The part of an RNA shown here (small-subunit ribosomal RNA, central domain) has 350 nucleotides and comes from an uncultured bacterium.
[in-house]
Context: one part of a larger RNA
RNA sequence: CUGGGCGUAAAGGGCGCGUAGGCGGCCUAUUAAGUCAGAUGUGAAACCCCUGGGCUUAACCUAGGGCUUGCAUUUGAAACUGAAAGGCUUGAGGGCAGGAGAGGAAAGCGGAAUUCCCAGUGUAGCGGUGAAAUGCGUAGAUAUUGGGAGGAACACCAGUGGCGAAGGCGGCUUUCUGGACUGAACCUGACGCUGAGGCGCGAAAGCCAGGGUAGCAAACGGGAUUAGAUACCCCGGUAGUCCUGGCCGUAAACGAUGGAUACUAGGUGUGGGAGGUAUCGACCCCUUCUGUGCCGCAGUUAACACAUUAAGUAUCCCGCCUGGGGAGUACGGCCGCAAGGCUGAAACUC
Repeated sequence: CUGGGCGUAAAGGGCGCGUAGGCGGCCUAUUAAGUCAGAUGUGAAACCCCUGGGCUUAACCUAGGGCUUGCAUUUGAAACUGAAAGGCUUGAGGGCAGGAGAGGAAAGCGGAAUUCCCAGUGUAGCGGUGAAAUGCGUAGAUAUUGGGAGGAACACCAGUGGCGAAGGCGGCUUUCUGGACUGAACCUGACGCUGAGGCGCGAAAGCCAGGGUAGCAAACGGGAUUAGAUACCCCGGUAGUCCUGGCCGUAAACGAUGGAUACUAGGUGUGGGAGGUAUCGACCCCUUCUGUGCCGCAGUUAACACAUUAAGUAUCCCGCCUGGGGAGUACGGCCGCAAGGCUGAAACUC
């Protein structure tokens, strides 16, 4: 390379937007680049294959045919692909009418709790542990009542519930704003799918500048435990955790499962809609669309398991894998303030 693969064996990019490219619905007629057929020329000979011939045979020699899978020219075919033309509505998008949601951003507000401060009551302990001690407390602690300050997080509701592309999102209100879903079928008329590069988003930790700091808490100090204890337990405690602006760009970024479309038994729960039935009405029941779970047939699978939310049956596009270690290392390049990230070997060894 031809292949074979990627849930757990090596292997799905963390996620999106989108460039080039690849691929692409139904109908009509045209063209003839791809495609297919015929003809002609060429495709040296030897070699090779087939059928003969010559050395007594064979090797060997030799004749004819084939082969030379290709290229060019030319004449045709028109199903499929392409091209150009016209049309269509089911794919896609838009308009209209609705309901749902922790989707995003900003501002304001609220109560519970912890801590601290002030004041009252009150007195000798509190706290902590396996047991203790460090620690706090007669300068009045802990407990309790009232008042105040400040920061951070939002109990119950809460649900294999909801929303988001992923990361993620949870008190309440307002403003701005994205997406999805349902219904009828008004408009456009293939406008689509994927997506190398590229651009953007991206938990936590970390970094830079400025603020903030209640609680928690790497580092650090102390008390214990222990043979030791640079730990686990306890008392403290700084970065950090929070806000604004800017970096970083990673993760068991997981469903360890790329995206899109179509098809392929069912059963049962639950979220959001619509229609029908029922009814005075709300329930109930049935159908359907769209999410999200569980169970399960065919099929698949090494097994486990998956099973209309496929890991089944197919098509299109992208990413990735190719024995273990060395190694996600070295070198080089690019990015970063740094930490480091991305790309990514070999010798050697089993």
RNAcentral holds the full RNA, with entries from Greengenes. The coordinates come from a structure-prediction model, not an experiment, and the mean pLDDT is 89.